RNA sequence: UUAAACAUGGGUGAUGGAGUUCACCUGAGAACCGCCCCCGACGGGCUGAUAACUCCUGAGCAAGC
Numbered sequence: 001u002u003a004a005a006c007a008u009g010g011g012u013g014a015u016g017g018a019g020u021u022c023a024c025c026u027g028a029g030a031a032c033c034g035c036c037c038c039c040g041a042c043g044g045g046c047u048g049a050u051a052a053c054u055c056c057u058g059a060g061c062a063a064g065c
Base pairs, nucleotide, nucleotide: 009026010025011024012023013022016056017055018054019053020052021051034046035045036044037043
């Protein structure tokens, strides 16, 4: 200096925060950056604050006081 293994750390999972679990990426700009119509693009339409569960916050709908 290069390579591999192990341990550990860090990061990511379509809109905020936290806990638990899961998955992925990791020495480099990687994992990641939703869906439908349209040949494609322009343009138009649609769901969701979760990867999953629970709680908080924000937004929306309905009912009661």
Background:
A computed fold for a 65-nucleotide RNA from a Deltaproteobacteria bacterium, annotated as Fluoride riboswitch aptamer (crcB RNA motif). It was read from a public genome assembly, where an Rfam model found it. Of the family's consensus pairs, 100% are formed in the model. Taxonomically the source falls in Myxococcia (Bacteria, Pseudomonadati, Myxococcota). Its mean pLDDT, the model's own confidence on a scale to 100, is 75.